The prediction has a mean pLDDT of 81. This is a predicted structure of a 73-nucleotide RNA (transfer RNA) from an uncultured Clostridia bacterium. The sequence was found in a public genome assembly. Its Rfam family is "tRNA". Rfam classes the family as a transfer RNA.
[in-house]
Order: sequence, then C1' cells, then structure tokens
RNA sequence: GGGGGCGUAGCUCAGCUGGGAGAGCGCCACACUGGCAGUGUGGAGGUCAUCGGUUCGAUCCCGACCGUCUCCA
Repeated sequence: GGGGGCGUAGCUCAGCUGGGAGAGCGCCACACUGGCAGUGUGGAGGUCAUCGGUUCGAUCCCGACCGUCUCCA
C1' cells in the first nucleotide's frame, strides 16, 4: 500500500425484507427478609464510531473517513 471482518447502553452482544432502538449483566428506587445476600416489580442510561448522499423515512442501502482485528504484499 491492497482485500476482508467488526464499531449499537457502563460491560458482553442481538436487531429479519428500510418504518417500534432492545436483551443479559451492572446501576437506582421500592417490596419480601432481623440484617447481608437473594428474589420480584418499576426506573434511569444511546450522537447506532464520524461526515456526506439516496429515500416520505436509514443501525440497515451508497460514498468518504477514523479506530481495531485479520489476510496479502
């Protein structure tokens, strides 16, 4: 330098054929318990890496770019 994969909540990751942004763990509150732990219920938390384009509408399609992993040279 070139090819490919990945980037979504604090962490690990889903997200179908473009229309609702989600799960587990963690965090907060409340209930049960003498207390811790645990369980249950509820809640908070997101620039979908970034920029631009297509579209009525983009996590998703197209282009560029950044980071990371890997292969080739």